[in-house]
Lysine riboswitch aptamer from a bovine gut metagenome, 167 nucleotides, folded computationally.
RNA sequence: UGAUAGAGGCGCGAAAAGAAUGAGUAGCAUCGCUUCAGGCGGCGGGAACCGCCGGUGCGAAGGGUCUUUUCGCCGAAGGGUAUCCGCCUUCCCGAACGGAUAUGCCUGGGCCGUCGGAGAACAUCCGCCGGACUGUCGCCCCUUGAAAAAGGGCGGAGAGCUGUCAG
Numbered sequence: 001u002g003a004u005a006g007a008g009g010c011g012c013g014a015a016a017a018g019a020a021u022g023a024g025u026a027g028c029a030u031c032g033c034u035u036c037a038g039g040c041g042g043c044g045g046g047a048a049c050c051g052c053c054g055g056u057g058c059g060a061a062g063g064g065u066c067u068u069u070u071c072g073c074c075g076a077a078g079g080g081u082a083u084c085c086g087c088c089u090u091c092c093c094g095a096a097c098g099g100a101u102a103u104g105c106c107u108g109g110g111c112c113g114u115c116g117g118a119g120a121a122c123a124u125c126c127g128c129c130g131g132a133c134u135g136u137c138g139c140c141c142c143u144u145g146a147a148a149a150a151g152g153g154c155g156g157a158g159a160g161c162u163g164u165c166a167g
Stems, first nucleotide, its partner, number of pairs: 001166006009074001011073009027058006039052004043094006077107003080103007108134002111131003115127004136156006
């Protein structure tokens, strides 16, 4: 240097089933009121279109979440960025969201907290920062005749670490 096998632990991802939330909401039906203009709402801007108030009846879903099981795994994977596609009434422009592809651009791992973003959300997820913890390697101390192990301190990053094989 290359190949291969491994280790971290509240470890990572996916699928299926069940549950809650969404929500007695959207929507549909019906009765009543209203009936102009205007106003408001339908993500933001422009144009169009639709809807709006009260009662009654029927009454969801996607996305996100939790639990269990199974499967695949240990750059697992997540995020950023770029390009393309889809989407929320229609058309144009844009944001968000969802998907695909590319990219060693960032992150060792989970946990807690502040702030910001996504979200209907006091759920949950994502990111910056801070904190201690944890695995790993390096240096120093301690220990020792000398080492190793254990212990302590500091530091690094997965492009790492450990084993095996080949050069």

The sequence is in RNAcentral, with records from MGnify.